[in-house]
Context: one part of a larger RNA
């Protein structure tokens, strides 16, 4: 001076409490751990690993395994030789590849040669997702948007060091103000930036159809400005009024000094160290998709606030030319057949669904669940066996609200309902980002549980 502590004062957070609504019990669906495997590549592992890197694993990806193959090598530079490049065909082989035949002659230059490609030879080289994140860059993850860290001088101390930063008030906030050996400064805090909320001007086609609504983009507004109380009449703090909006107006960017020798050498770079007819490089297949179990995140129900049939109303985000694909034919369907119109405020994807009227079903493992299977079928794509998604009938499993415990949320949020987009041929998406529709309860309050923030107060700890 710190760390701690079942010391202490104060303070704050969906941290308890108040409440909604779930997770743990079922089945699936994804991830992981263990196991098995010729491989089930590898990374992450309390919180800060487990729908996490993977915004897409049949081939490819690929980094694992068998099996066949090549060796200056699939990429780069450089020497010498040879052909322009390319193209087409046999044999062998699952292909890589290995072996052989043939057609072709281009551009610059008078020529000698050259540019760009291609084949050979030798060697410098290349290659390595090969190891070390405890040898680093860079990014990131926590603590934590918590209120903290510190420097300059000056003053106090034998020193370490204190002070400043402390005290009272007060905010979210080291935010302010008073006042103090401390005056000051820095990085954080706040503003500045982005959005949505109002209103005004302006302009407008592809929107609207003449009030505006809507999209573009310049601005106005809010500052405790202004009245009451309250306080040291000082920061504030409490009510009001006006106003779309009031005390940080909602939400996002923004992440202080440092702490985990956190994470990441496989994103990318990058030291050393390892390999070199292989740890490199092609190619066929199988694996990552195994399967007694055990964790974790999510769906979907267990029904009547429902479930099925008919009718019938309303969004906002976004995407698109190897693309979205209307109408209209067909097919129960997934879909097909044609084929318009859109580089899209013009077309098109796109009929939102919960809701709302009418019907039915009557509490039943059910007209609840939809799991599992058969059999026929579409699409995608060299190719759906391992190992796709759908789509038609059949089939109907656990499941009657889920132990000990344990999440998330304070307002247009929980909770419910669809809807789009990345990735992508297609998809195992129930996952992620994101749009908008309906739309709540509850907070007396800080004693506890958890984390943190200031001050103090013991330590035999450092």
């Nucleotide at each position: 001076a710190g760390a701690c502590g079942g010391g202490g004062a104060c303070c704050c957070a969906c941290a308890c409490a108040a409440g909604c609504g779930g997770u743990g019990g079922a089945g699936c669906a994804u991830g992981g751990g263990g196991u098995u495997u010729a491989a089930u590549u590898c990374g992450a592992u309390a919180g800060u690993a487990a729908g996490c890197g993977g915004a897409g694993a049949a081939c490819c990806u690929c980094a694992c395994c068998c099996a066949g193959g090549c060796u200056u090598g699939a990429c780069a530079u450089c020497u010498c030789g040879g052909g322009a490049a390319u193209c087409u065909c046999c044999c062998g082989g699952a292909a890589a590849c290995g072996g052989g035949a043939g057609a072709g002659u281009g551009c610059c230059g008078c020529a000698a040669g050259g540019a760009a490609c291609c084949c050979g030879a030798a060697g410098a080289c290349a290659g390595g997702u090969g190891a070390u994140g405890c040898a680093c860059g860079g990014u990131c993850g926590u603590c934590g948007u918590c209120a903290g860290c510190u420097c300059g001088u000056g003053c106090c101390u034998u020193g370490a060091g204190g002070u400043g930063u402390a005290c009272u008030g007060u905010u979210a906030a080291g935010u302010c103000a008073g006042c103090g050996a401390a005056c000051g400064a820095g990085c954080g805090c706040a503003a500045c930036c982005c959005u949505c909320a109002u209103c005004u001007u302006a302009u407008g086609u592809u929107g609207u159809c003449u009030u505006u609504u809507c999209a573009u983009a310049a601005g106005a507004g809010a500052c405790u400005g202004c009245c009451g109380c309250c306080u040291c009449c000082a920061a504030g703090g409490c009510g009001g009024a006006g106003g779309a909006a009031g005390g940080u107006g909602g939400g996002g960017a923004u992440g202080a000094c440092g702490u985990c020798a956190g994470a990441u050498c496989a994103g990318c770079g990058u030291g050393u160290c390892c390999u070199u007819u292989a740890u490199g490089c092609c190619u066929g297949g199988g694996g990552c998709u195994a399967c007694a179990c055990c964790c974790a995140u999510g769906c979907u129900a267990c029904a009547a606030u429902g479930g099925c049939c008919g009718g019938u109303a309303c969004a906002g985000u976004g995407a698109g030319c190897a693309g979205c694909g209307a109408a209209c034919c067909u097919g129960c369907g997934a879909g097909g057949g044609u084929a318009a119109g859109c580089a899209a405020a013009u077309c098109u994807c796109u009929u939102a669904a919960a809701g709302c009227c009418g019907g039915u079903c009557u509490c039943a493992g059910u007209c609840c669940g939809g799991a599992u299977u058969g059999a026929a079928g579409u699409c995608u794509g060299c190719a759906a066996c391992u190992c796709g998604a759908c789509u038609u009938c059949a089939u109907g499993a656990a499941g009657c609200u889920g132990g000990a415990a344990u999440c998330g949320c304070u307002a247009g949020u929980a909770a419910c309902c669809g809807u789009g987009g990345a990735u992508c041929a297609g998809c195992c998406a129930c996952g992620c980002c994101a749009c908008g529709g309906u739309g709540a309860a509850u907070a007396c309050g800080u004693u506890c549980c958890u984390g943190g923030g200031u001050c103090u107060u013991g330590u035999a700890c450092u």

Model confidence (mean pLDDT): 86 of 100.
A computed fold for a 462-nucleotide part of an RNA from a Candidatus Peribacteraceae bacterium, annotated as small-subunit ribosomal RNA, 3' major domain.
Lineage of the source: Bacteria > Candidatus Peregrinibacteriota > Candidatus Peribacteria > Candidatus Peribacterales > Candidatus Peribacteraceae.
It matches the Rfam family "Bacterial small subunit ribosomal RNA".